[in-house]
Glycine riboswitch aptamer from a soil metagenome, 79 nucleotides, folded computationally. The prediction has a mean pLDDT of 83. The sequence is in RNAcentral, with records from MGnify.
RNA sequence: GUGCAGGAGAGCGUAGCCGCCAAUAGCGGCUGCCGCCGAAGGCGCAACUCCCGCAAUCGCUCAGGCAAAAGGACUGCGC
Repeated sequence: GUGCAGGAGAGCGUAGCCGCCAAUAGCGGCUGCCGCCGAAGGCGCAACUCCCGCAAUCGCUCAGGCAAAAGGACUGCGC
């Protein structure tokens, strides 16, 4: 690195628009608003270091995420 397996947290919020539909129902998507999560990624910091630098599952939450699905740090086994 790759295959398989395991793998948390947080509103299936709300308004508008669009799509599906016979449909004011229902479901899904997008945008805005408020709340929230932290385990893709990213950024920041200690010791240490002449300096440059420099770690994290710690912090920040830009990105991402908040029913399921997908993703998922990390762990086990195989190659």
Rfam family: Glycine riboswitch aptamer. Rfam links the family to the GO term glycine biosynthetic process.